[in-house]
This is a predicted structure of a 72-nucleotide RNA (transfer RNA) from Mucinivorans sp. The source organism's lineage runs through Bacteria, Pseudomonadati, Bacteroidia, Bacteroidales and Mucinivorans.

RNA sequence: GGUCUCGUAGUUCAAUGGAUAGAAUAGCGGUUUCCGGUACCGCUGAUAUGGGUUCGAUUCCCGUCGGGACUA
Numbered sequence: 001g002g003u004c005u006c007g008u009a010g011u012u013c014a015a016u017g018g019a020u021a022g023a024a025u026a027g028c029g030g031u032u033u034c035c036g037g038u039a040c041c042g043c044u045g046a047u048a049u050g051g052g053u054u055c056g057a058u059u060c061c062c063g064u065c066g067g068g069a070c071u072a
Stems, first nucleotide, its partner, number of pairs: 001071007010025004018055001027043005048064005
């Protein structure tokens, strides 16, 4: 250089064109406890980026950026 693949909460993963992007865990607050932990309840927090297609894009297409695999 070429081909393929991945990129979503702090972390690990869902969501195969439609409704407010969901869960676990972490963080914060509350109840419980003499205190802490456990348990229960609540809150906060995410689609790498720029375009395109579409009534509608996390999803499909193109470019860029980053990670990985294979190949020369």
The coordinates come from a structure-prediction model, not an experiment, and the mean pLDDT is 82. Its Rfam family is "tRNA". By type it is a transfer RNA.